[in-house]
Molecule: Bacterial large signal recognition particle RNA
Organism: Capillimicrobium parvum
Order: sequence, then structure tokens, then C1' cells
RNA sequence: CCGUGCUAGGCGGGGAGGUAGCGGUGCCCUGUCGCUCGCAAUCCGCUCUAGCGAGGCCGAAUCCCCACUUGAGGGGUGACGCCUUCGGGGCCAGCGCGUCGAUGGCGGCGUCGAUGGGCCGGGUCCCGCGCGAUGUCGGCCCGUGAACCAGGUCAGGUCCGGAAGGAAGCAGCCUUAAGCGGUCACCGGCAGGCGCAGCGGGAGCUCCCGGCCCGGAGCCGACAGAGGCGAACGCGCCCGGAGACCGAUCCUCGAUGGUGGGUGCACGG
Repeated sequence: CCGUGCUAGGCGGGGAGGUAGCGGUGCCCUGUCGCUCGCAAUCCGCUCUAGCGAGGCCGAAUCCCCACUUGAGGGGUGACGCCUUCGGGGCCAGCGCGUCGAUGGCGGCGUCGAUGGGCCGGGUCCCGCGCGAUGUCGGCCCGUGAACCAGGUCAGGUCCGGAAGGAAGCAGCCUUAAGCGGUCACCGGCAGGCGCAGCGGGAGCUCCCGGCCCGGAGCCGACAGAGGCGAACGCGCCCGGAGACCGAUCCUCGAUGGUGGGUGCACGG
């Protein structure tokens, strides 16, 4: 070195999850596709040499083992940004809000005379009065109302008297004063952020209405609106907190591929 027969070993691996942990079934990824049967998620089998049981094949190398490398894919973190939500701010003033507003078209009034000007009257404003209403007080009216110190009548009883008769007088009954309560229809007084198309006087020409005159063409309304100014916190904006999706970066596991190295025994030639 060649041949034959064996042995170690191999006949997929990985991630998450689950588990005290490991492996498997199930999920996902990879892939050069790489044995069969049985077991199994409130699961199955095991114990750090970590699936078990039965059978089959390959077999010391393309195939087994190790190191480096590659990096499909999974897991963790999750800056910054977008979105949602909560609290705060007013320095920004974009939207929205308020106000002014060039301008625009539309509608109405106007030569049956616009805006404007002049004169007059009224309203408006102030003062006083009147009328009314309202409120309150008083009167009137009604009810009640006095052990005795109010009135009338005064049973009984008391007193005077020889008697006739007389006197005072409690209770009861009637009446009434002050007082209390009610009614407010009527009468009167008072009051005022009441009403009046009632009266008088004044102020004023700012505003409104009406009439007459001058004069001769505009006047008004709502809408839109460049732009100016302002306020404010409903959005935007700024500051801070919480949350969801995506997700940079970093950490971690890592299929597969590549490179290099390593690994027997017996017999015969």
C1' cells in the first nucleotide's frame, strides 16, 4: 500500500416554548432529502456519558471526531421616529375664534327724488304735577274681649224699716273700653329702581321718527374676502409621563457551506 472480517461511531441539525434539567412528540427555521416500527402535552422517556424499546444499513472516511470560519433563521434589548392617551405651558401663532377691512358679485330702496343741507314738530334726557296699580298704616266693618277696681238687669242671699217699701250688690245673662284677631269691598295718609299714546316747564341737536324747502344720484343689507390687529388654549406647537405597532444598535443561540487537523483492531498478500 492492497484485500477480507470487525469495532468505536454514524444513519440530520438548530431556535423558541415547556422542564429542576436533558432529549423527544407538537410549533418554527434550515436543508446536500439523511433507516423502519412502537410511545407521548393536565404528555412520553431519561439523569449530567441525559429519549427509551425492537429491528435494519453504513462503517475508519465525501460520510466519524475536533478547531477556525460562513451566517439561513430564532430569542432578548429596544435608541430615534410615527400613532394613541394623560398632565402642564403660552415664548410660536399654522388651523379655528373675535374685530377692522381694500375689493367682489348678489339682493332691496331711489328721478313717483337717494346721500347731504336748512327749518319745524315729536320721541329721547332732566324737574314738577296728575291718573292708575302695588305695598304699608289707620279708619269703617266682623269676631273676640273685664274674678273685683266698666255699664245695664240683677235670682238667691245681705242690710235698713213695725210694715209698706228702700239700699248696696255676687253669680248668670246682655252690652262695651283698651287690647287681640280677621276682612280687605269702601274711605284716608304715606312710600318708591312700578305703569301711562296724561299735563306743564327745561336741557339738547348726540341719536331716532315725521312734515316742508333746497338740491339732483346715490343709499342700504346679507354673503364671500387679500390683508391688519387682538384674545385664548379647542387642535397644531413646546415640555413631561404612560402605552401599542414597526424598528437602528448591541447581546445570545445557531442550520448549512468552506478550510485545516485527528481517529482503530485482527488475519492474508